[in-house]
Transfer RNA from a Candidatus Zambryskiibacteriota bacterium, 82 nucleotides, folded computationally. NCBI's taxonomy places the organism under Bacteria, Bacteria candidate phyla, Candidatus Zambryskiibacteriota. It was read from a public genome assembly. It matches the Rfam family "tRNA". By type it is a transfer RNA.
RNA sequence: GCCGGGAUGGCGGAAUUGGUAGACGCACACGACUCAAAAUCGUGCGGAGCAAUCCUUGGGAGUUCGAUUCUCCCUCCCGGCA
Numbered sequence: 001g002c003c004g005g006g007a008u009g010g011c012g013g014a015a016u017u018g019g020u021a022g023a024c025g026c027a028c029a030c031g032a033c034u035c036a037a038a039a040u041c042g043u044g045c046g047g048a049g050c051a052a053u054c055c056u057u058g059g060g061a062g063u064u065c066g067a068u069u070c071u072c073c074c075u076c077c078c079g080g081c082a
Base pairs, nucleotide, nucleotide: 001081002080003079004078005077006076007075010026011025012024019065028044029043030042031041032040046055047054048053058074059073060072061071062070
């Protein structure tokens, strides 16, 4: 230099003929149980705001009524070729 794959809540990881972003697990918080703890069970858990509502899929732009998903540029990570 060329080719392919990837980047999503604190972490892992889903969601693809474009249609409610964050299923599920872990961690965490509170509660139950216990003398106390662990284990187990219940509820909650992206950000801002009093609320209505708004924002959020590596960064920027484009297409579209609508983008995690399609197109272009850039950054970073993994693999292959030279």